Predicted 3D model of a 73-nucleotide RNA (transfer RNA) from Galbitalea sp. SE-J8. Taxonomically the source falls in Galbitalea (Bacteria, Actinomycetota, Actinomycetes, Micrococcales). It matches the Rfam family "tRNA". Its family is annotated with triplet codon-amino acid adaptor activity in the Gene Ontology. The RNAcentral record of the sequence draws on ENA.

[in-house]
RNA sequence: CGCGAUGUAGCUCAGUCGGUAGAGCGCACGACUCAUAAUCGUGAGGUCGGAGGUUCGAGCCCUCCCGUCGCGU
Numbered sequence: 001c002g003c004g005a006u007g008u009a010g011c012u013c014a015g016u017c018g019g020u021a022g023a024g025c026g027c028a029c030g031a032c033u034c035a036u037a038a039u040c041g042u043g044a045g046g047u048c049g050g051a052g053g054u055u056c057g058a059g060c061c062c063u064c065c066c067g068u069c070g071c072g073u
Base pairs, nucleotide, nucleotide: 001072002071003070004069005068006067007066010025011024012023013022019056027043028042029041030040031039049065050064051063052062053061
């Protein structure tokens, strides 16, 4: 320098044909228990890496940039 993959909650990851964002774990509170753990219930937590574009509408499509990983030279 070129090519490919990837970036979504604190962590690991889903997200269909573009239709307005979820799960598990963790965390807080409650139930249960003499108490703790386990289990069950409720809840908080998101600029979807950044900017721009297309569209009535973008996590999803297009362009550029950044981070990480891999391959090639």